RNA sequence: CACAGAAAAUGCCAAACCUGCCGUAAGGUAGGGACGGAAAGCCACGGGUCUUCAUAGAUAGCCGAGCUGCCUUG
Numbered sequence: 001c002a003c004a005g006a007a008a009a010u011g012c013c014a015a016a017c018c019u020g021c022c023g024u025a026a027g028g029u030a031g032g033g034a035c036g037g038a039a040a041g042c043c044a045c046g047g048g049u050c051u052u053c054a055u056a057g058a059u060a061g062c063c064g065a066g067c068u069g070c071c072u073u074g
Stems, first nucleotide, its partner, number of pairs: 003074002005071001012037002017032006035061001041067002045064003048059004
């Protein structure tokens, strides 16, 4: 440096649900909470799904691609 992620360790994130706020809505956000996660970090580029009158939005914890990162073993 690259690949891998069985074991260990420091930690990290946070589903459903509840409350407040934002939004027509999907949903987002703050707090609580913990189903789970080796990228459950970033990104809406491709596909899927959802909302919408829509040419407008949402979803990265649906799949793929791209970028970046911790740890130790091999």

This is a predicted structure of a 74-nucleotide RNA (c-di-GMP-I riboswitch aptamer) from Desulfocapsa sp. Its Rfam family is "c-di-GMP-I riboswitch aptamer". About the family: GEMM was predicted in a large-scale screen for bacterial structured RNA regulatory elements. The source organism's lineage runs through Bacteria, Pseudomonadati, Desulfobulbia, Desulfocapsaceae and Desulfocapsa. Its mean pLDDT, the model's own confidence on a scale to 100, is 84.